This is a predicted structure of a 72-nucleotide RNA (transfer RNA) from Eisenbergiella massiliensis. Model confidence (mean pLDDT): 81 of 100. Rfam family: tRNA. Rfam classes the family as a transfer RNA.
């Protein structure tokens, strides 16, 4: 040094260029229970940075950082 993948809630993951970006498991809170723990309900909280197309960008182009992997 080239090439490829990857980047979304604390953690795993979803989401066809258009309604409020949702799901499990987490965390706090309430119900229940003599307690817990199981269940049940309510909250919480996320698109790696910058630009470009687009009426509209988690997506689609270019850059950038960061990880992984292969080649030299």
């Nucleotide at each position: 040094g080239c090439g490829c993948c990857u980047a979304u809630a604390g953690c795993u993951c979803a989401a066809u260029g258009g309604u409020u970006a949702g799901a499990g498991c987490g965390c706090a809170c309430g119900c229940c229970u003599u307690a817990u723990a199981a269940g049940c309900g309510u909250g919480u909280g996320a698109u790696g940075c910058c630009g470009u197309u687009u009426c509209g960008a988690u997506u689609a182009c270019g850059g950038c950082u960061a990880g992984g992997c292969g080649c030299a």
Notes
The source organism's lineage runs through Bacteria, Bacillati, Clostridia, Lachnospiraceae and Eisenbergiella.